[in-house]
Context: one part of a larger RNA
RNA sequence: GAUGAACGCUGGCGGCGUGCUUAACACAUGCAAGUCGAACGAAGAGUUAUUAAAUGAGAACUUCGGCAGGAAUUUGAUAAAUCUUAGUGGCGGACGGGUGAGUAACGUGUGGGCAACCUGCCUUAUACUGGGGAAUAAUCACUGGAAACGGUGACUAAUACCGCAUAAUGUCUUCUUGCGGCAUCGUAAGAAGAAGAAAGGAGCAAUCCGGUAAAAGAUGGGCCCGCAUCUGAUUAGCUAGUUGGUGAGAUAACAGCCCACCAAGGCGACGAUCAGUAGCCGACCUGAGAGGGUGAUCGGCCACAUUGGGACUGAGACACGGCCCAAACUCCUACGGGAGGCAGCAGUGGGGAAUAUUGCACAAUGGGGGAAACCCUGAUGCAGCAACGCCGCGUGAAGGAAGAAGGUUUUCGGAUCGUAAACUUCUAUCAAUAGGGACGAAAAAAAUGACGGUACCUAAAUAAGAAGCCCCGGCUAACUACGUGCCAGCAGCCGCGGUAAUACGUAGGGGGCAAGCGUUAUCC
Numbered sequence: 001g002a003u004g005a006a007c008g009c010u011g012g013c014g015g016c017g018u019g020c021u022u023a024a025c026a027c028a029u030g031c032a033a034g035u036c037g038a039a040c041g042a043a044g045a046g047u048u049a050u051u052a053a054a055u056g057a058g059a060a061c062u063u064c065g066g067c068a069g070g071a072a073u074u075u076g077a078u079a080a081a082u083c084u085u086a087g088u089g090g091c092g093g094a095c096g097g098g099u100g101a102g103u104a105a106c107g108u109g110u111g112g113g114c115a116a117c118c119u120g121c122c123u124u125a126u127a128c129u130g131g132g133g134a135a136u137a138a139u140c141a142c143u144g145g146a147a148a149c150g151g152u153g154a155c156u157a158a159u160a161c162c163g164c165a166u167a168a169u170g171u172c173u174u175c176u177u178g179c180g181g182c183a184u185c186g187u188a189a190g191a192a193g194a195a196g197a198a199a200g201g202a203g204c205a206a207u208c209c210g211g212u213a214a215a216a217g218a219u220g221g222g223c224c225c226g227c228a229u230c231u232g233a234u235u236a237g238c239u240a241g242u243u244g245g246u247g248a249g250a251u252a253a254c255a256g257c258c259c260a261c262c263a264a265g266g267c268g269a270c271g272a273u274c275a276g277u278a279g280c281c282g283a284c285c286u287g288a289g290a291g292g293g294u295g296a297u298c299g300g301c302c303a304c305a306u307u308g309g310g311a312c313u314g315a316g317a318c319a320c321g322g323c324c325c326a327a328a329c330u331c332c333u334a335c336g337g338g339a340g341g342c343a344g345c346a347g348u349g350g351g352g353a354a355u356a357u358u359g360c361a362c363a364a365u366g367g368g369g370g371a372a373a374c375c376c377u378g379a380u381g382c383a384g385c386a387a388c389g390c391c392g393c394g395u396g397a398a399g400g401a402a403g404a405a406g407g408u409u410u411u412c413g414g415a416u417c418g419u420a421a422a423c424u425u426c427u428a429u430c431a432a433u434a435g436g437g438a439c440g441a442a443a444a445a446a447a448u449g450a451c452g453g454u455a456c457c458u459a460a461a462u463a464a465g466a467a468g469c470c471c472c473g474g475c476u477a478a479c480u481a482c483g484u485g486c487c488a489g490c491a492g493c494c495g496c497g498g499u500a501a502u503a504c505g506u507a508g509g510g511g512g513c514a515a516g517c518g519u520u521a522u523c524c
Base pairs, nucleotide, nucleotide: 001523002522003521005520006519007518008517009516012393013392014391015390016389017388018386019385020351025349026348027347029346030345031344034091035090036089039088040087042085043084044083045082047080048079049078050077051076052075053074054073055072061066098304099303100302107229108228109227110226111225112224113223114222117221118220122217123216124215126213127212128211129210130164132162133161139154140153141152142151143150144149171194172193173192174191175190176189177188178187179186180185200209201208202207230276231275232274237267238266239265242264243263244262245261246260247259249257279301280300281299282298283294284293285292286291306327307326308325309324310323329340330339331338332337357383359382360381361380365379366377367376368375369374396426397425398424399423406417407416408415409414430465433459434458435457436456440451468513469512470511471510472509473494474493475492479508480507481506482505483504489496490495
């Protein structure tokens, strides 16, 4: 000098940041990933219109028996548009958010390579979008179970599923030629053959949104290599899929990645193997620099999601809020069986010297879905708590000597606190009161603000409401009195204290820093 700090004493305001470093310990509760009815069939709700049936008001006529009329109500059917949604289907749940357990590794950093690769949505440009089929959920009926969740039968739709047709510059097989290269080869052109696509929706329409194939781009990833990347030799040898080859398989792709056979190799004092420790980096701290230390916040990469294993779906996962199995733990149970995973945001217990609210809003920025309206978003924007840090401001200013009273001290004359106070005259930053009141919000207009009646502006009024902490022997700025008497105590080092202690305790005075000041811990 620095800190994600803690502890002690003290504490006025604001801005911007930061806030479980320990138990990757266990978690009550709420929320954190949905959306689309313009893909689909249904179910439900109310509205309007038409129609059928039933009931049937007032008024008129009346032979008082009725006749006629059809307001309104109820029920059913049809039609139209609207709304809601469990289910099928699509896209998204692989992003965003958290943590650092593991990892000494092509994990990371940096520079290259892929003649060994993939890429949903997006962009550019090309062609196509023909004609059929069989189901199934929802629903209904019956039925099992305490529940979780099912079973059987019947019915139905689609942008769900499956054949057929057509299709190339794509794929595969065979062949020919040119050019190039880095072994395998790459690339361009041509010929023959084979297999292989699609889906519709909205709108009066125009058209728009989609679908399929192939090409290119962009973006995002995968793999390989050079170099760098902590400590220990009181760890010296390690290795059998091990090292290489051939063949087959797997993968988007290369490769012992996996397998069969063959050979006996491969690594190592330039430190293999083993053990310990550790996420890596941009950066941050320190230092004149070279270096040394650290890896909180923010950004990039990696790994993980109670522990271990596995795959499915998908453009992408071996998937935090998906599935299956095993284990530990917790909960429900009718004992047959089930449910769960905060290292998401809050919050609880525990551990600890120690670390916050079960807050507001989608207004902005961004993300997902949707044609859109819009919906979702504990990402994010804000607010709350904490002097935890940095920065800024204030706690008044000027005048004022009878140098008041009082305290301390004294050689009793005085000295000092001290212009300090009182007193006089001013000012009003902050806080408090009252009035006004934003930017952030957006193509021509309108609408839309959580923060927030906040920031800010104005007015009036009062010195009122706002100073402590450490030190004073030397290092090291700052001295006297009393008490104590090697006691009580101090102390970073040297050292103080045994009767005149500037070193202990208290007081007065002084020095330093200041809403902080000291101590402890750690690094340079």
Predicted 3D model of a 524-nucleotide part of an RNA (small-subunit ribosomal RNA, 5' domain) from an uncultured bacterium. The full RNA is in RNAcentral, with records from Greengenes. Rfam family: Bacterial small subunit ribosomal RNA. Its family is annotated with ribosome and structural constituent of ribosome in the Gene Ontology. Model confidence (mean pLDDT): 84 of 100.